Molecule: SAM riboswitch aptamer (S box leader)
Organism: soil metagenome
RNA sequence: CAUCGAGAGGGGUGGAGGGACUGGCCCGUUGAAGCCCCGGCAACCACUCGGACCCAAGCGGUCCGGAGAUGGUGCCAAGUCCAGCAGGCGAAGUUGGAGGCCUGGAAGAUG
Repeated sequence: CAUCGAGAGGGGUGGAGGGACUGGCCCGUUGAAGCCCCGGCAACCACUCGGACCCAAGCGGUCCGGAGAUGGUGCCAAGUCCAGCAGGCGAAGUUGGAGGCCUGGAAGAUG
């Protein structure tokens, strides 16, 4: 800096945890994490094609778009599972409290 409402799981081993954190809410002895094997998803990077531009003119660089899925990552419960901070909105209400929706942010994840 970009993306994060899509997509994709079986077996073996293991034996109680896991979903980042906090609070919820879930998953788990009908077998959690971890490790191994096989499979799959996707298309970030490499590779490849086209276009525009830059250039110190290089077998250079930047940006946009396309195809494939060979290689390098990643991923394969639930929207990043939901919320967390700020602002806004309708209804209801005496007040207080709680809850809903939208936008942005923070944090996190992957490249």